This is a predicted structure of a 74-nucleotide RNA (transfer RNA) from a Bifidobacteriaceae bacterium.
RNA sequence: CGGGACGUGGCGCAGCUUGGUAGCGCACCUGACUGGGGGUCAGGGGGCCGCGGGUUCAAAUCCCGCCGUCCCGA
Numbered sequence: 001c002g003g004g005a006c007g008u009g010g011c012g013c014a015g016c017u018u019g020g021u022a023g024c025g026c027a028c029c030u031g032a033c034u035g036g037g038g039g040u041c042a043g044g045g046g047g048c049c050g051c052g053g054g055u056u057c058a059a060a061u062c063c064c065g066c067c068g069u070c071c072c073g074a
Stems, first nucleotide, its partner, number of pairs: 001073007010026004020057001028044006050066005
């Protein structure tokens, strides 16, 4: 310098192809059971999707630029 993949709650991931106001597991909070711990059950809170711009009635999703991590090539 060229090419590719990835970036979504605290952590790990799905959703992107087929645009329609974001979900799963773990973790966390409350309650019940238990003498307590652990465990089980019930309920609950937390993200506007790496950043900026564009298209659209509507963008995590499409387009452009940039940033970061990783891989390949030179």

Its mean pLDDT, the model's own confidence on a scale to 100, is 82. It was read from a public genome assembly. Rfam family: tRNA. The family's RNA type in Rfam is transfer RNA.